[in-house]
RNA sequence: CCGCGCGGGAGAGCGCGGGCUAACGUCCGCCGCCGAAGGAGCAACCGCCCCCGGAAUCUCUCAGGCACCCGAACCGCGCGGG
Numbered sequence: 001c002c003g004c005g006c007g008g009g010a011g012a013g014c015g016c017g018g019g020c021u022a023a024c025g026u027c028c029g030c031c032g033c034c035g036a037a038g039g040a041g042c043a044a045c046c047g048c049c050c051c052c053g054g055a056a057u058c059u060c061u062c063a064g065g066c067a068c069c070c071g072a073a074c075c076g077c078g079c080g081g082g
Base pairs, nucleotide, nucleotide: 001081002080003079004078005077006076007075008074013031015030016029017028018027019026020025032066033065034064038062039060040059041058045054046053047052
């Protein structure tokens, strides 16, 4: 540094209309929102003064998300590999 397991883990409409379905649910459209999968951008910062390289929890919202569940950056513990 990478992977796996366990635990913790925020934000934002259970929005409106229509179609399909026995139902669960699902599809399309419409606005309103969120940032912590991923992605992109600036560049604070770092490597080493320059060149060069790496670069965020900042910014954008393409994607993703907006009851619960799932997911979730990041943190802790354990295991394995380089």

Glycine riboswitch aptamer from an uncultured Sphingomonadaceae bacterium, 82 nucleotides, folded computationally. It was read from a public genome assembly, where an Rfam model found it. It matches the Rfam family "Glycine riboswitch aptamer". Rfam links the family to the GO term glycine biosynthetic process.